[in-house]
The RNA shown here (c-di-GMP-I-GGC riboswitch aptamer) has 75 nucleotides and comes from Cellulomonas cellasea. Of the family's consensus pairs, 95% are formed in the model. Its Rfam family is "c-di-GMP-I-GGC riboswitch aptamer". Gene Ontology term of the family: cyclic-di-GMP binding. NCBI's taxonomy places the organism under Bacteria, Actinomycetes, Micrococcales, Cellulomonadaceae, Cellulomonas. Its mean pLDDT, the model's own confidence on a scale to 100, is 91.
RNA sequence: CCACGAAAAGGCAAACCUGCUGCGAGGCAGGGACGCAAAGCCAUGGGGCCCCCGAGGUCCGCCAGGCUGCCGAAC
Repeated sequence: CCACGAAAAGGCAAACCUGCUGCGAGGCAGGGACGCAAAGCCAUGGGGCCCCCGAGGUCCGCCAGGCUGCCGAAC
């Protein structure tokens, strides 16, 4: 360094509820934890969803890919 994921320190936050916002999918904030070793970021391919059906929009916690990252036992 790659790979891997014991321990330790932490981190994120599903559903649901409340408020705001958007035609909507959804997004943001607070509460809340189903879970996550990238559940950090990217809409690049596939896929789901929405619509003013457009060369439009949305979802990275759907699959794949790319970039980056904490710790360091065993293999």